[in-house]
RNA sequence: GCAGCGAGCCAGACGAUCGUCUCCGCGAAGGCGGAGGAGGAAAGUCCGAACUCCGGAGGGCAGUGCGCCGGGUAACGCCCGGUCAGGGUGACCUGAAGGACAGUGGCACAGAAAACAUACCGCCCUUCGACUCGCCCCCGGAGGGGUGAGUCGAAAGGUAAGGGUGAAAAGGUGCGGUAAGAGCGCACCGCGCUGCUGGUAACAGCGGCGGCAGGCAAAACCCCGCACGGAGCAAGACCAAAUAGGGAGGCCUCGGCGCUUGCGCCGACUGGACGGCCCGUCCAGCGCGUCUCCGGGUCGGUCGCUUGAUCCUGCCAGCGAUGGCAGGGCUAGAGGAAUGAUCGUUGCGCCGAAGCCGCGCAAGCGGCGUAGGCGAACAGAAUUCGGCUUACGGCUCGCUGCGACG
Numbered sequence: 001g002c003a004g005c006g007a008g009c010c011a012g013a014c015g016a017u018c019g020u021c022u023c024c025g026c027g028a029a030g031g032c033g034g035a036g037g038a039g040g041a042a043a044g045u046c047c048g049a050a051c052u053c054c055g056g057a058g059g060g061c062a063g064u065g066c067g068c069c070g071g072g073u074a075a076c077g078c079c080c081g082g083u084c085a086g087g088g089u090g091a092c093c094u095g096a097a098g099g100a101c102a103g104u105g106g107c108a109c110a111g112a113a114a115a116c117a118u119a120c121c122g123c124c125c126u127u128c129g130a131c132u133c134g135c136c137c138c139c140g141g142a143g144g145g146g147u148g149a150g151u152c153g154a155a156a157g158g159u160a161a162g163g164g165u166g167a168a169a170a171g172g173u174g175c176g177g178u179a180a181g182a183g184c185g186c187a188c189c190g191c192g193c194u195g196c197u198g199g200u201a202a203c204a205g206c207g208g209c210g211g212c213a214g215g216c217a218a219a220a221c222c223c224c225g226c227a228c229g230g231a232g233c234a235a236g237a238c239c240a241a242a243u244a245g246g247g248a249g250g251c252c253u254c255g256g257c258g259c260u261u262g263c264g265c266c267g268a269c270u271g272g273a274c275g276g277c278c279c280g281u282c283c284a285g286c287g288c289g290u291c292u293c294c295g296g297g298u299c300g301g302u303c304g305c306u307u308g309a310u311c312c313u314g315c316c317a318g319c320g321a322u323g324g325c326a327g328g329g330c331u332a333g334a335g336g337a338a339u340g341a342u343c344g345u346u347g348c349g350c351c352g353a354a355g356c357c358g359c360g361c362a363a364g365c366g367g368c369g370u371a372g373g374c375g376a377a378c379a380g381a382a383u384u385c386g387g388c389u390u391a392c393g394g395c396u397c398g399c400u401g402c403g404a405c406g
Base pairs, nucleotide, nucleotide: 001402002401003400004399005398006397007396008395009394010393012346013345014344015343016342017341018340020037021036022035023034024033025032026031039378043389044388046387047386048385049384050383051232052231053230054229063228064227065226066225067224068082069081070080071079072078083097084095085094086093087092098223099222103221104220106216107215120163121162122159123158124157126155127154128153129152130151131150132149133148134147135146136145137144138143171189172188173187174186175185176184190212191210192209193208194207195206196205197204198203236303237302238301239300246294247293248292249291250290251289252287253268254267255266256265257264258263259262269285270284271283272282273281274280310329311328312327313326314325315324316323317322348375349374350373351372355368356367357366358365359364
């Protein structure tokens, strides 16, 4: 210098002007003054809780989730420290990491066979047949017979070394052994059982025994173990309007007569219609009436609402997650919802006229860097916490690999 790995930190600062939300104070009001006002993810709403309401004797089934060991935590599917497995040259990273002889099922294509193992090619033994060659015997000869070796074919077996198929084929390497082979025998590795040692444990190391179980997949059903009631601040609590329903109570004129005793008739009275007015006639006066009170709901308002598994600093315990103690602080709680804009100074990063420095004969290369220029992301609280995941700008530290130079 290039390529990476792992941690941590920041998310600019100050001032002015204007604007905005909440609270407090003043004011009759318009308004004025003061204090405070987003995040590391406020996001996705994926887990776990607090809180609230509903349900629930107890137990079981079903369903869902989780699954190495130890620890942390209010809790968790989160975190820390380990073990084992896998990946990387390495720093390091990743892992739903119980059970496949409890049972049921699956493994495309290819292949003999995909799991009670099996045998396509090949290899080997035996028997039979054919042929070739050698030797021996019979024979005048043609030829015949016997025997050995080889080649080919057939049958019956042996084998699982080798080939071939496949993502995957019943341990691996080597030596011996065999007709050929094979854990058939042996050594080492692997596997199973077992003992000792270390470790809280997962597990590791060493030794002994057994030639040796049998593939993969449980993110197929399933089995084992553990955990789990539902809904969510639009939870829920309180106050409570108009209108329309519900319930209770009161009021709805006076006189006379009649009786069937709560109705009818007559007169007066009140209201209305006819009517310019009076008289008169008709209609209504227990109804869809009116008044008061009660109760439920709606609009609306208040609470829930931010002092909390809280934050900062220091010390202590612990490898760490985390916990304890002491001191200090109070830091948005609004309604679809504010937290912003401009300017100036400055910090940071990048570029960089001029200038300076180093190397070089030079061209030039490298460094520092003034003026000046550019850049600053992702994003927006809505009951509150703890996590996970996703988005995203910059800085610092430690470490690894490679190359060059000293």
Annotation
The RNA shown here (Bacterial RNase P class A) has 406 nucleotides and comes from a Vicinamibacterales bacterium. The sequence is in RNAcentral, with records from ENA. It matches the Rfam family "Bacterial RNase P class A". It is annotated as a ribozyme. It is recorded under the gene name rnpB.